[in-house]
RNA sequence: GGGAUUGUAGUUCAGGGGUAGAACGUUUCUUUCGCAUAGAAAAGGUCCCCGGUUCAAAUCCGGGCAAUUCCA
Numbered sequence: 001g002g003g004a005u006u007g008u009a010g011u012u013c014a015g016g017g018g019u020a021g022a023a024c025g026u027u028u029c030u031u032u033c034g035c036a037u038a039g040a041a042a043a044g045g046u047c048c049c050c051g052g053u054u055c056a057a058a059u060c061c062g063g064g065c066a067a068u069u070c071c072a
Stems, first nucleotide, its partner, number of pairs: 001071007010024004018055001026042005048064005
């Protein structure tokens, strides 16, 4: 320098045009004399950035940035 894959909650990831989700974690409540376990509820998101297409973009297209990997 070139190619490929990836970027979504605090963490690990799903979702690939029409309400942004799961598990773990966090907070509160119940249960206990108290802790742990268990149960219930809640909070937590600029979907990496900038443009384009579209009635509508996390999703499709272009360009950037970053990570991983392959080639040189």

Transfer RNA from Drechslerella stenobrocha 248, 72 nucleotides, folded computationally. Taxonomically the source falls in Drechslerella stenobrocha (Eukaryota, Ascomycota, Orbiliales, Drechslerella). Its mean pLDDT, the model's own confidence on a scale to 100, is 84. A source record names the gene tRNA-Ala-CGC-1-1. Its Rfam family is "tRNA". Rfam classes the family as a transfer RNA.